[in-house]
RNA sequence: AGAGUUUGAUCCUGGCUCAGGAUUAACGCUGGCGGUGUGCAUAACACAUGCAAGUCAAACGGGUGUAGCAAUACAUCAGUGGCAAACGGGUGCGUAACACGUUGGAACCUCCCCGGAAGUUGCGGAUAACCAGUCGAAAGAUUGGAUAAUACGCAAUAGUCCCGCAAGGGUAAAGCAGCAAUGCGCUUCCGGAAGGGCCUGCGGCCUAUCAGCUAGUUGGUGAGGUAACGGCUCACCAAGGCUACGACGGGUAGCUGGAUUGAGAGAUCGAUCAGCCACAGGGGAACUGAGACACGGUCCCCACUCCUACGGGAGGCAGCAGUGAGGAAUCUUCCGCAAUGGGCGAAAGCCUGACGGAGCAACACCGCGUGGAGGAUGAAGUGGUUCGCCAUGUAAACUCCUUUUCUGAGGGAAGAAUUCUGACGGUACCUUAGGAAUAAGCACCGGCUAACUCUGUGCCAGCAGCCGCGGUAAGACAGAGGGUGCGAGCGUUAUCCGGAAUCAUUGGGCGUAAAGCGUGUGUAGGCGGAGCAUGAAGUCGGGGGUAAAAUCUCCAAGCUCAACUUGGAAUUUGUUCCCGAUACUGAUGCUCUUAGAAGUAUGCAGAGGCAUCUGGAAUUCUGUGUGUAGGGGUAAAAUCCGUAGAUACACGGAGGAACGCCAAAAGCGAAAGCAGGAUGCUGGGCAUAUCUUGACGCUGAGACACGAAAGCGUGGGGAGCAAACAGGAUUAGAUGCCCUGGUAGUCCACGCCGUAAACCAUGAGAACUCGGUGUAGGAGGAAUCGACCCCUUCUGUGCCUAAGUUAACACGUUAAGUUCUCCGCCUGGGUAGUACGGUCGCAAGACUAAAACUCAAAGGAAUAGACGGGGACCCACACAAGCGGUGGAGCAUGUGGUUCAAUUCGACGGUAAACGAGGAACCUUACCUAGGUUUGACAUCUCGGGAAUCCUGCCGAAAGGUGGGAGUGCCGUAAGGAACCCGAAGACAGGUGCUGCAUGGUUGUCGUCAGCUCGUGCCUUGAGGUGUUUGGUUCAGUCCAUAAACGAGCGCAACCCUCGUCCUGUGUUGUAUAUUUCGCAGGAGACUGCCGGCGCAAAGUCGGAGGAAGGUGAGGACGACGUCAAAUCAGCAUGGCCCUUAUACCUAGGGCUACACACGUGCUACAAUGGCCGUUACAGCAGGAAGCCAACCCGUAAGGGGGAGCAAAUCCUUAAAAGACGGUCUUAGUUCGGAUUGAGGUCUGCAACUCGACCUCAUGAAGUUGGAAUCGCUAGUAACCGCGUAUCAGCCAUGGCGCGGUGAAUAUGUUCCUGGGUCUUGUACUCACCGCCCGUCAAGCUAUGGGAGGUGGGAGCGCCUAAAGCUUUCCCGCAAGGGAGAAUCAAGGCGAUACCACUGACUGGAGCUAAGUCGUAACAAGGUAUCCGUAGGAGAACCUGCGGAUG
Repeated sequence: AGAGUUUGAUCCUGGCUCAGGAUUAACGCUGGCGGUGUGCAUAACACAUGCAAGUCAAACGGGUGUAGCAAUACAUCAGUGGCAAACGGGUGCGUAACACGUUGGAACCUCCCCGGAAGUUGCGGAUAACCAGUCGAAAGAUUGGAUAAUACGCAAUAGUCCCGCAAGGGUAAAGCAGCAAUGCGCUUCCGGAAGGGCCUGCGGCCUAUCAGCUAGUUGGUGAGGUAACGGCUCACCAAGGCUACGACGGGUAGCUGGAUUGAGAGAUCGAUCAGCCACAGGGGAACUGAGACACGGUCCCCACUCCUACGGGAGGCAGCAGUGAGGAAUCUUCCGCAAUGGGCGAAAGCCUGACGGAGCAACACCGCGUGGAGGAUGAAGUGGUUCGCCAUGUAAACUCCUUUUCUGAGGGAAGAAUUCUGACGGUACCUUAGGAAUAAGCACCGGCUAACUCUGUGCCAGCAGCCGCGGUAAGACAGAGGGUGCGAGCGUUAUCCGGAAUCAUUGGGCGUAAAGCGUGUGUAGGCGGAGCAUGAAGUCGGGGGUAAAAUCUCCAAGCUCAACUUGGAAUUUGUUCCCGAUACUGAUGCUCUUAGAAGUAUGCAGAGGCAUCUGGAAUUCUGUGUGUAGGGGUAAAAUCCGUAGAUACACGGAGGAACGCCAAAAGCGAAAGCAGGAUGCUGGGCAUAUCUUGACGCUGAGACACGAAAGCGUGGGGAGCAAACAGGAUUAGAUGCCCUGGUAGUCCACGCCGUAAACCAUGAGAACUCGGUGUAGGAGGAAUCGACCCCUUCUGUGCCUAAGUUAACACGUUAAGUUCUCCGCCUGGGUAGUACGGUCGCAAGACUAAAACUCAAAGGAAUAGACGGGGACCCACACAAGCGGUGGAGCAUGUGGUUCAAUUCGACGGUAAACGAGGAACCUUACCUAGGUUUGACAUCUCGGGAAUCCUGCCGAAAGGUGGGAGUGCCGUAAGGAACCCGAAGACAGGUGCUGCAUGGUUGUCGUCAGCUCGUGCCUUGAGGUGUUUGGUUCAGUCCAUAAACGAGCGCAACCCUCGUCCUGUGUUGUAUAUUUCGCAGGAGACUGCCGGCGCAAAGUCGGAGGAAGGUGAGGACGACGUCAAAUCAGCAUGGCCCUUAUACCUAGGGCUACACACGUGCUACAAUGGCCGUUACAGCAGGAAGCCAACCCGUAAGGGGGAGCAAAUCCUUAAAAGACGGUCUUAGUUCGGAUUGAGGUCUGCAACUCGACCUCAUGAAGUUGGAAUCGCUAGUAACCGCGUAUCAGCCAUGGCGCGGUGAAUAUGUUCCUGGGUCUUGUACUCACCGCCCGUCAAGCUAUGGGAGGUGGGAGCGCCUAAAGCUUUCCCGCAAGGGAGAAUCAAGGCGAUACCACUGACUGGAGCUAAGUCGUAACAAGGUAUCCGUAGGAGAACCUGCGGAUG
């Protein structure tokens, strides 16, 4: 000191989260020692038991005991009396207050203590204890009798005491001890010290959804009361007092020194320690006393607990321990008065749960240890592995050493000042013996954040602080190995500060991210021009007081160190007083004006406002006339109007609303807003003059006024337009967009409402800071006959731009620049501008304005893409123009579906479907059934045997099993070896099993489209841009020009192959006499080279010449960066997973050929441009030895026989067909068409049943040119015709790949469809429009508002009853006292009313939830531009009207 997280990426805004520190902590795992601290935060809940306040015999009388003969002495007990018990100890309920902190003050008190002055005389009567009774269960009460005092009373004395102006009057005392001296006491007064009471300025919480509060209330006079001032109390008088600088009310809370954190300013907290306050079961009250309204005192009421003989009594742990309860959670019913301190006492001493100590708890802080050195064979084990090894790891073992700690033994403190006296404690500490012995865990390892692999799991189980992991190769789950961090602890949870400049004083913002009030006038407040003087409030300086100690900081010292403790210093930024300074601010006084503001005078412009009057054009209605069949409306229509005469035209009338041209970036107004003309009244502004006043100013919380449209009330008015509504269209629907109508309303008057995208999304005022160019109003100068033009200047209103600012866009003298003053507003998104409360309103509603819950984003600007039912340009058989098809029929073939034991598998829009397959009867074959094999059909290794091989019997469907016979090879250095076969065991083989979403390779597609990038430079905060854009041109990012770019790469083109012309060479098997064709090889030729037009003196293009060929000559091969997780694990290869007597292997048979149906690709046709018959002509590519097969013979034919030739320019396949010539058929389901079926054959092959092809005869189906839709093709092309070939025994080939023959039509062009390219624009898309996304409804869950009511709480008010106590009146009594009453008054009861909390049938919306329903509102012109306000309507998003904004 920062980091993660919004995006495809970027910058910004902004929230969430993390790393740090802390804790009276708790929980989980673990745990060796010591020191020092700390330890009920919750129930101020209830408490068993013990202890926590007594002491004095030197105040007093008595009882008991001991000693003594006794006097008496000592000890002890209850009582009288004195002092203490008001301290010490606990807790934080209450309290927002003079309670606390701090500063001052005057009208006070003070036992004990200190100093001083004076005194302490004489008497008296009682009473408890005690004795004797009585009552009661007890607690206790009571009668009679006796007695003492430092208890009580009287008298005297009297002062510097009290009352009083004075005169005068009043008021004290106590003794005890001692042989004594004397000491301790007592009384009165004065003073001190210390303590307390009271008053006071200032300071420190939240809330305005609490705005008014107050009758002893505020003051006065008098009286009472108090220690003392005072409405403290009372009587009377006055009507005050407090409050926006927040009264009153509500909520919360003990305050402080300080603690934690922070750089600080601050924020949070108030445990331990210390100061103050408050309280003692809840509430009230007084008594005693110096002091209390009293924790371990009294009285009363209430609640609770206990005892009881039921009559009545007792009690108060928020003292120390301890118990129960509550809670996540907080200790021993310990020792001692040895120390420190307190009470009493003359003292000894007694008491002291204050305190000193020990115990428990890793609760915190601090310190120490769990060993040290050596030790490689890098042991074993474990984990990983590319199988080579690597890691754990010098770690262990092993060797040597040490003993902090531990255990045993011995010694043994300081703390005592002070004679005695040590709880702690046989403790700390010291010495000695023993032995590595007794001692390591916890969390984490995806990023933030240090640390990585394997296995398991398979969106499961689980993790998670945020982002996020997990759907079969998980560094994120779980385990393991390894590693990292800390370490007697480590993690988690909770809370606080920090980071967070995320409430911003230091130190933020408001054009578009959240945020400028719609606008003005103006009160309080804040701020304010120049000079002089006074004074000294702020301010500054010096000094004094105070700011408790502890704490913090620094320096020392003491415990072995540290924590801890002690001493000193510093600090305590505050506050108060005194003195001084006077620049600035404030105050007071005087003065000033070329500065601010206002006025006056003279001019000026203007849709500024209000009222009255008035004008023409147009729409509509209406009257009359002319006139006839339509009009109107739309994309197209219809509803509608019209023969009862519309529309149209002409003339007249009525009525309402709005004002064309002028008109503009124009003008005016505070804003809203303002437009025909005239008149009246009226507000503001500008310029000039520099005449007047003399700071009169600026801003402005509340307040007041104005405030578009819509809407509301009352009354008018109503032409047009037009929410609602009706009808017609459109549509899947159409509660819309479009059309025909149409009511409120729009208009006027008066009164409300008070809101808009009320926007420049930019508050008002002032000052300063380069320019350019328009425009409106004014003034001056110069010039002119007069103007315009021109120059200067003031005020408005626009555009461009510098510096500067800004996240960027942009702003830029009209600031969003640089500064000052004042106001308003913001603090993540949603919930929500909503609920509740309040104010306003007739209502609609407006203003003010939350929370629970939920998300990790929401957002701004800009960038690159993609997309658009955005734009511009360009291209392509893309369309158009043509030719021929498909879609209908039959068949072939592929696919889906279905079926089946199996119908093996893959391919699925384009880019699957005559595709893998360029040949499924067996084989192929992967599928099914059945029969078999298990080191295997195949590979390598080991061992044993044998050559291999051939012939053959039996069983079996075969595989296979089991026999018989023949046979002895090659190399050799003679050991053996190589190949082959058989057998055995195990390593292993094998898998067309899965994953193409783990991969390689290959391929399809966009697309043969013209694109895709890089280096350097430049621009930008950056993503990124530029280059690659632009103007031409091209098939082309092809080329040229321009240009912050200059170059380059992959693509394009060219280089390669074939064809076309020529030349040269060559000549077999070709040709056959031609200087030819043909074959082969090598060359030439074409480059916009030449001419002309156009074009920029360009690139190029158009036309022409020549040429076999002309602008890429034709065709092919060749496929950029990339896209589709495109296809393929079944061509091959390959990671991982899976099977291993089976998912492997062998065999037979079956299946892949099934068949209601659907789709794709083809063949053949439907006929006369034809069919059939006969005759006849002309190719090229290619293939041939298990082959091609001639001649000839047989067969109707398929074919058979035959055998010549040919490893091929030689022989064969080989007949080319369409074509030509002649004949026939004559429009017919036919002499078209050939499916289907029957019969008979041929060929291949172990084998044609499932399931081959071909031939002959017979049979002779559908079909008469094909709906919507759709395909191919631009020239030797389409179309038509045949031929060859790969695979192959044969063939389901009508397929694929080639070859030649005949040989067209059309293109005016780019509006449209499809696809693509470039530029630009919008975007809420980036998985990229097959995108995103809105609302109702339905389901589940969650919190919340309303709600008839219900329950509870506590405050104030009124009334009733009223204890104790205090005061007081009357009566009785000598008195003490008693009785009755009054006032005040706790608790209680009743009542009405607000308030708060909980609950509540039902109900309202809200939020959240992988795959529900309906639509498609928004984002592109989102398909009707969107949005704002308002009103109506509608399942829903929404639609429509009116006005407004451009986002």
Notes:
Predicted 3D model of a 1447-nucleotide RNA (small-subunit ribosomal RNA) from a groundwater metagenome. The prediction has a mean pLDDT of 84. RNAcentral holds the sequence, with entries from SILVA. Its Rfam family is "Bacterial small subunit ribosomal RNA".